[in-house]
This record gives sequence, structure tokens and C1' cells, in this order.
RNA sequence: UCUUAUCAAGAGAGGUAGAGGGGAUGGCCCAGGGACACCUCAGCAACCUUCAAUGUUAAGCAUUGAAAAGGUGCUAAAUCCAGCAAGUUUACGAAUAAACUUGAAAGAUAAGA
Repeated sequence: UCUUAUCAAGAGAGGUAGAGGGGAUGGCCCAGGGACACCUCAGCAACCUUCAAUGUUAAGCAUUGAAAAGGUGCUAAAUCCAGCAAGUUUACGAAUAAACUUGAAAGAUAAGA
């Protein structure tokens, strides 16, 4: 960099340190009553993993269910919200604005290349 899947659920204490942090922009939040980060311990989840059942002649693969030892990940707010496109409704004389729905883009994580 590319491909696939998921992203409204869930899960925090202690220590170190001391200023910004939530990816960028706008908004809105968190933060010297100590955020963010790092370390330790604990936890959540179930992508990889393990086991079972079913389909398949078998291997492999697929679906469903269970587990949590290991590899990751995660433990403020929906990916905190929006930005782009389409549609619906409402307001308005119109330009336009607002709300909602769907999709995309961007991002994050996993598995693979």
C1' cells in the first nucleotide's frame, strides 16, 4: 500500500510524571480536584485460536454453539457529532435552512497479501 470483516454492546484501579488531549478541520467535550502518555495489576470482547455439532466421500471449507490457555485489540462520550452524495418530511414567495434515512469518503482494529 491492497483485500476482507467489524465499528450505537462491553470493560478501571494504583503508581510515575506534569500540559495539553479527544487523528486533521468546524463544533462539542475531557483536563492542575492532574487529563493525555508510560508502568503494574485487574477487566471486557471473541478477530486469530481451541473444542463440539451439522453440511460436504475425505482433506479443506462453510454455518451454528461453547471456551478463554495463547497472539493482538480495547477499558470518557456512537468512530463524541458533522463535512460528500442520494432520498423523504417540514419551514419559506424564493434562495435556503432544519430533521430523519441510506450510502460513500476518511479513520480505528483484526486477519491475509